[in-house]
Large-subunit ribosomal RNA, domain IV from a Nitrospiraceae bacterium, 344 nucleotides, folded computationally. The RNAcentral record of the full RNA draws on ENA. Its Rfam family is "Bacterial large subunit ribosomal RNA". Its mean pLDDT, the model's own confidence on a scale to 100, is 87.
Context: one part of a larger RNA
RNA sequence: CCCUCCUAAAGGAACUCUGCAAAAUGACCCCGUAACUUCGGGAGAAGGGGUGCAUCGCACGCUCUCGCUUUACCGUGAGAGGAAGUGAUCGAUGCCUCAGAUAAACGGGCCAAGCGACUGUUUAACAAAAACACAGGUCUCUGCGAAGGGGAAACCCUACGUAUAGGGGCUGACGCCUGCCCAGUGCCGGAAGGUCAAUGGGAGAGCUGAAAGGCUCGAACUGAAGCCCCGGUGAACGGCGGCCGUAACUAUAACGGUCCUAAGGUAGCGAAAUUCCUUGUCGGGUAAGUUCCGACCCGCACGAAAGGUGUAACGACUUGGCCGCUGUCUCUAGGAGGGACCCG
Numbered sequence: 001c002c003c004u005c006c007u008a009a010a011g012g013a014a015c016u017c018u019g020c021a022a023a024a025u026g027a028c029c030c031c032g033u034a035a036c037u038u039c040g041g042g043a044g045a046a047g048g049g050g051u052g053c054a055u056c057g058c059a060c061g062c063u064c065u066c067g068c069u070u071u072a073c074c075g076u077g078a079g080a081g082g083a084a085g086u087g088a089u090c091g092a093u094g095c096c097u098c099a100g101a102u103a104a105a106c107g108g109g110c111c112a113a114g115c116g117a118c119u120g121u122u123u124a125a126c127a128a129a130a131a132c133a134c135a136g137g138u139c140u141c142u143g144c145g146a147a148g149g150g151g152a153a154a155c156c157c158u159a160c161g162u163a164u165a166g167g168g169g170c171u172g173a174c175g176c177c178u179g180c181c182c183a184g185u186g187c188c189g190g191a192a193g194g195u196c197a198a199u200g201g202g203a204g205a206g207c208u209g210a211a212a213g214g215c216u217c218g219a220a221c222u223g224a225a226g227c228c229c230c231g232g233u234g235a236a237c238g239g240c241g242g243c244c245g246u247a248a249c250u251a252u253a254a255c256g257g258u259c260c261u262a263a264g265g266u267a268g269c270g271a272a273a274u275u276c277c278u279u280g281u282c283g284g285g286u287a288a289g290u291u292c293c294g295a296c297c298c299g300c301a302c303g304a305a306a307g308g309u310g311u312a313a314c315g316a317c318u319u320g321g322c323c324g325c326u327g328u329c330u331c332u333a334g335g336a337g338g339g340a341c342c343c344g
Stems, first nucleotide, its partner, number of pairs: 001339008010330002014328001019325001027051005036041001038173001052095006059089001062081007096100001108323007115315002120132002136171007148157003174310004179240003184237002186233005193228003200221001204217005241259005268302001269299001280296005
């Protein structure tokens, strides 16, 4: 010096990306517990008190008597007793220690915010999460030899199921909700029309042959799906404007004009896990706060099932604050064991 432990004056997070680590809390009994809430919870909230041993009391168990029940025992109610027994419980007095849950095992707590409802699942060996899943919601396909999937097929799964079933997509408890656009793309519907292959058809033409004939080309017409066309459809893929002016201070613009569009972002939320400018501005908290909380809205570039916004409970999640506690630190020191190192 390294590792694993123990202890520490005064201070107590000043350490640091971060209280990381450590310390602290801890058992049982009693008292007592807020906001909020889906009335279950939150709760072991928080916050307090007690705990050993000895003796006594005789409350209680216990014993006796009398009722009820029953034959009795048991059970139950009232009253009495203090002889014996016991000391889980209760009360009183006393004793000892620094310390009575004397060791070990054995929650630190609170406030606020984000995300995800929750219990679960995951990158075996750097990620456990706000990712996945999830009940619930919704769209869509599927009438049974189902759709879908495996297989060359037979056949099998689905399912010895049958639309309250099965497959697929999206969303993700619950509460309140889920706006506008069908022009493009997709999907669905449409016995008309256009286009459209083989086929059918054969006007007509060519070659050959003496001819009969053979061979070849071939217009009209016929002709399915598809595409065009006509509609529908957003919890289908997706999309959801610009410029100029205007009010009796100023500022702003409910209002007007104009251009474009399929339609120009509704409710709600908003410097946000989204805000570039930005440490925006104001308020709160601190002596001091690029973080945090509450607001504002100028949303570079939120927004409604790639859901919007809330939400009790839950979380080895993330963020900010507070109490307790501490060698994290001011600032190190001492000790124990094991290494390193020296001698052998």